[in-house]
RNA sequence: GACCCCUCGUGCGGCGGUAUCCCGCUUAACUCCCCCAGGGCCGGAAGGCAGCAAGGGCAGGCAGGCUCUAUCGGGUGUGCGAGGGGUCCCU
Numbered sequence: 001g002a003c004c005c006c007u008c009g010u011g012c013g014g015c016g017g018u019a020u021c022c023c024g025c026u027u028a029a030c031u032c033c034c035c036c037a038g039g040g041c042c043g044g045a046a047g048g049c050a051g052c053a054a055g056g057g058c059a060g061g062c063a064g065g066c067u068c069u070a071u072c073g074g075g076u077g078u079g080c081g082a083g084g085g086g087u088c089c090c091u
Base pairs, nucleotide, nucleotide: 001088002087003086004085005084006083007082008081009080010079011078012077013076015073016072017071018070019069021065022064024062025061026060032057033056034055040049041048042047
C1' cells in the first nucleotide's frame, strides 16, 4: 500500500410487531359536547330562554388491518465514521 473479516455508532432502505395510525360495531339507563322537531317557560307581539327524543361527535369497550403516521425489534441490505484482527506486496 491492496484486499478480506469482526465489533460499535449512525444515515437511508427492506421485513416484522404494536397503537397513538386506519376501519367496523357498540356505548354516558347517576354524570360529556354539538344540534335540538314536538312539547314547556317568558312576552301584547316580534321574538327570546332552558331543553327530552331523533341525528351527529368525543372519551370508554370489543373485533380487525399495516396503505399512511408514530414507535419498537432483528441471524436484514447498503453508505459513512471509529476501533480491532488477518492475508499478500513494497521499502
Bacterial small signal recognition particle RNA from an Actinomycetota bacterium, 91 nucleotides, folded computationally. A source record names the gene ffs. Its mean pLDDT, the model's own confidence on a scale to 100, is 78. The RNAcentral record of the sequence draws on ENA. Rfam family: Bacterial small signal recognition particle RNA. For this family Rfam cites "SRPDB: Signal Recognition Particle Database" (Rosenblad et al., Nucleic Acids Res, 2003). Lineage of the source: Bacteria > Bacillati > Actinomycetota.